[in-house]
Model confidence (mean pLDDT): 88 of 100.
Predicted 3D model of a 90-nucleotide RNA (c-di-GMP-I riboswitch aptamer) from a Clostridia bacterium.
It was read from a public genome assembly, where an Rfam model found it.
The source organism's lineage runs through Bacteria, Bacillati, Bacillota and Clostridia.
RNA sequence: GCUCCGAAAGGGCAAAUCCAGUGAAAGCUGGAGGCGCAAAGCCAAGGAUCUAAGGUCAGUCACACUGACUAUGAUAGCCGGGUUGCCGAA
Repeated sequence: GCUCCGAAAGGGCAAAUCCAGUGAAAGCUGGAGGCGCAAAGCCAAGGAUCUAAGGUCAGUCACACUGACUAUGAUAGCCGGGUUGCCGAA
């Protein structure tokens, strides 16, 4: 010096919940909050999960309405993978 690794220090992020905004919804953004996190930084092209506006099909004479399926919408704090990176004890 590098890799694995995770003691210390300084700092960083922010779950539930509440408020406001946004969205069809899932969710996201901002404020409060702090469960946790050494990549809880970034990437949704692998799997998984959530949602179903639109679309397709069915019920219906038909409209309305209802149901089923569907991601082009989401989750990186579900798993795997890729990529970048702070500090330096054992």